[in-house]
């Protein structure tokens, strides 16, 4: 570091549809391609288990602590003006 879980990153509602999944054709069939539904936390940061790659430091403790997420529309929360 890479793949699984789980939490957080205020919450609802409606669109649109890209990746991704399913279904179903087609074909030049390790795959690609049309169609149809779902589908806007899929990022990020914490944290557990394990299993894999790699790597030379590692481990602890303190401090501090997010940043980002299409369109719309409404709630909340914080500050500032009237």
């Nucleotide at each position: 570091c890479c793949g699984c879980c789980c939490g957080a990153g205020g919450g609802g509602c409606g669109c649109u549809g890209c990746a991704g999944c399913a279904g179903g054709g087609g074909c030049a069939c390790g795959g690609c391609u049309c169609u149809u539904g779902c589908g806007a936390g899929g990022c990020u940061c914490g944290g557990g288990a394990u299993g894999g790659a790699u790597a030379c430091a590692c481990c602890g403790g303190a401090u501090u602590c997010a940043a980002c997420g299409g369109c719309g529309c409404c709630c909340g929360c914080u500050a500032u003006c009237u």

A computed fold for an 82-nucleotide RNA from Kushneria indalinina DSM 14324, annotated as SAH (S-adenosyl-L-homocysteine) riboswitch aptamer. It matches the Rfam family "SAH (S-adenosyl-L-homocysteine) riboswitch aptamer". The family has 52 seed sequences and 1,354 matches in Rfam 15.1. On this family, see Wang et al., Mol Cell 2008: "Riboswitches that sense S-adenosylhomocysteine and activate genes involved in coenzyme recycling". Of the family's consensus pairs, 100% are formed in the model. NCBI's taxonomy places the organism under Bacteria, Pseudomonadati, Oceanospirillales, Kushneria, Kushneria indalinina. It was read from a public genome assembly, where an Rfam model found it.